RNA sequence: CCAGAUGGUCAGGUGGACGCGGGCGGGCGCAAGCCCGCUCGAGGAAAGUCCGGGCUGCAGAAAAUCAGGGUGCCGGGUAACGCCCGGUGGGGGCAACCCCAAGGACAGUGCCACAGAAAGCAAACCGCCACGGAUUUAUCCGGGGUAAGGGUGAAAGGGUGCGGUAAGAGCGCACCGCGCAGGCAGCAAUGCCGGCGGCAUGGUAAACCCCACCCGCAGCAAGGCCAGAUAGGGGCGGUGCACGGCUUGCCGUGCCGGGAUGAUUUUCCCCGUUACCGUCCGGGUAGGCUGCUUGAGGGUGUGAGCAAUCACACUCCCAGAAGAAUGUUCACCCACGACAGAACCCGGCUUAUCGACCAUCUGGCAAU
RNA sequence: GGGCGAUUAGCUCAGAUGGUUAGAGUACUUGCUUGACAUGCAAGGAGUCACUGGUUCAAUUCCAGUAUCGCCCACCA
Numbered sequence: 001c002c003a004g005a006u007g008g009u010c011a012g013g014u015g016g017a018c019g020c021g022g023g024c025g026g027g028c029g030c031a032a033g034c035c036c037g038c039u040c041g042a043g044g045a046a047a048g049u050c051c052g053g054g055c056u057g058c059a060g061a062a063a064a065u066c067a068g069g070g071u072g073c074c075g076g077g078u079a080a081c082g083c084c085c086g087g088u089g090g091g092g093g094c095a096a097c098c099c100c101a102a103g104g105a106c107a108g109u110g111c112c113a114c115a116g117a118a119a120g121c122a123a124a125c126c127g128c129c130a131c132g133g134a135u136u137u138a139u140c141c142g143g144g145g146u147a148a149g150g151g152u153g154a155a156a157g158g159g160u161g162c163g164g165u166a167a168g169a170g171c172g173c174a175c176c177g178c179g180c181a182g183g184c185a186g187c188a189a190u191g192c193c194g195g196c197g198g199c200a201u202g203g204u205a206a207a208c209c210c211c212a213c214c215c216g217c218a219g220c221a222a223g224g225c226c227a228g229a230u231a232g233g234g235g236c237g238g239u240g241c242a243c244g245g246c247u248u249g250c251c252g253u254g255c256c257g258g259g260a261u262g263a264u265u266u267u268c269c270c271c272g273u274u275a276c277c278g279u280c281c282g283g284g285u286a287g288g289c290u291g292c293u294u295g296a297g298g299g300u301g302u303g304a305g306c307a308a309u310c311a312c313a314c315u316c317c318c319a320g321a322a323g324a325a326u327g328u329u330c331a332c333c334c335a336c337g338a339c340a341g342a343a344c345c346c347g348g349c350u351u352a353u354c355g356a357c358c359a360u361c362u363g364g365c366a367a368u
Numbered sequence: 369g370g371g372c373g374a375u376u377a378g379c380u381c382a383g384a385u386g387g388u389u390a391g392a393g394u395a396c397u398u399g400c401u402u403g404a405c406a407u408g409c410a411a412g413g414a415g416u417c418a419c420u421g422g423u424u425c426a427a428u429u430c431c432a433g434u435a436u437c438g439c440c441c442a443c444c445a
Stems, first nucleotide, its partner, number of pairs: 001364010012333007020041009043339001047350002050348005055219004060268007068215005073087005088102001089100004103210002108208002110204003125150002127146003131142004158176006177199001178197003182193004223290004233281007240255007256272004283444003297316008334337001369441007378394004387425001396412005418434005
């Protein structure tokens, strides 16, 4: 210098003028309001709504079984996760490094089209081989042996080599692979070591399923308060039974019914009110306040840890609207500006994105 | 803002347990029927199963992501 890998930061800048939303302060005004000043004012994804939580409601809570859904190597982190970090195994790259929905197929069931002789208690189409018979000595016929070779297929019941054999074959041996039990290392996944077994049962679980673990349902248009308006309208369903006591409308006991919103069951507790509750139809309104932003918060430093992360100290306040605010214009500069705009709030993932810079590392070329 | 669903021929919809060639109606084209139409009859064409990846021997179907379209919701008595 070229090509690349990983991690991180930024996302046009500065100044002037006119504006916009929130907060605070001041002045004027009876009030409504007006004016002035100061200060804050979008993102790394605010997005998709794909996961996980906070918060809020569901007329009480605890627990069990089944159903339904999800996750899936091991360990750690976290409020939690399907996220992150570290490790193991597998795959890719010369390398830095990257990728993996990675439990179980000797619990069971299903499926494996077409092709092919044979596709799941394996299988002789061609070929090879000896034997018997025919016989023109080239072949044909017969019943057998054979999975080494050819052919089919995604897949043909270990691979390579040597021996062996009529031809062959784990038939025998060596190495590799596989399985079994053991020892050592490791918290574990797993790895290493030597031994035994000639190998006996392929793939698919993003098919059903099995195993382990996790999970109530809904969502800020949740929910709470106030004001106003309307026909405080109609349909359906529910508000149980018995006994006892007295202070005669209450209490107690038992059964029955209801109280999670998948179903069932158990225990305790609550309710069983004649005007209320639930649900559907109909009617009215399109107002205000709250929830609303100080939070698993940001920055700096120290310490623990390989890291994710955690602890402590100091410090900072950093949008909160309801047609919904960050714009317009001028000047200068450059690398000429991408994707894109908060709407209850956080932690992630995924997707979109012109580019610029920093740090560490890898390969190559050249020079010293 | 939040919660759901769909995408298959020009249009409206089926489809399945993953398998050999994805169907139906309608529309379109051609021929027959008619004096000529309509109707009817016969034949034919038309598909990136929205797109991109993954699982699998094999994907329209299973899984994930993306795009487009559609539906629902407030408060009061």